RNAcentral holds the sequence, with entries from MGnify. Predicted 3D model of a 96-nucleotide RNA (SAM riboswitch aptamer (S box leader)) from a soil metagenome.

RNA sequence: CAUCGAGAGAGGCUGAGGGAACCGGCCCUGUGAAGCCUCGGCAACCUGCUCCUCGGAGCAAGGUGCCAAGCCCGGCGGGCUUCGGCCCGAAGGAUG
Numbered sequence: 001c002a003u004c005g006a007g008a009g010a011g012g013c014u015g016a017g018g019g020a021a022c023c024g025g026c027c028c029u030g031u032g033a034a035g036c037c038u039c040g041g042c043a044a045c046c047u048g049c050u051c052c053u054c055g056g057a058g059c060a061a062g063g064u065g066c067c068a069a070g071c072c073c074g075g076c077g078g079g080c081u082u083c084g085g086c087c088c089g090a091a092g093g094a095u096g
Base pairs, nucleotide, nucleotide: 001096002095003094004093009039010038011037012036013035017028018027019026022075023074024073025072040067041066042065045063046062047060048059049058050057051056071092076089077088078087079086080085
């Protein structure tokens, strides 16, 4: 700096936690959490190739990343409100 409302899981080992951290909520989990391994998949940031009106477009999938829920939701600021909440933004975070 860009993106974050889409997409994509089986098996083995193991055995109690997990959803980044704190608080609150909500949820997943012995019908097996987290972790590790194997295989598979998603996507297309980097990369390669082709085309181009030079803005970009397409194809591939080598390097990353990812495969519950919007980054699970809120916390801070603003607007609206039927006071239940809703919308926008910031901060923080993740990936490149």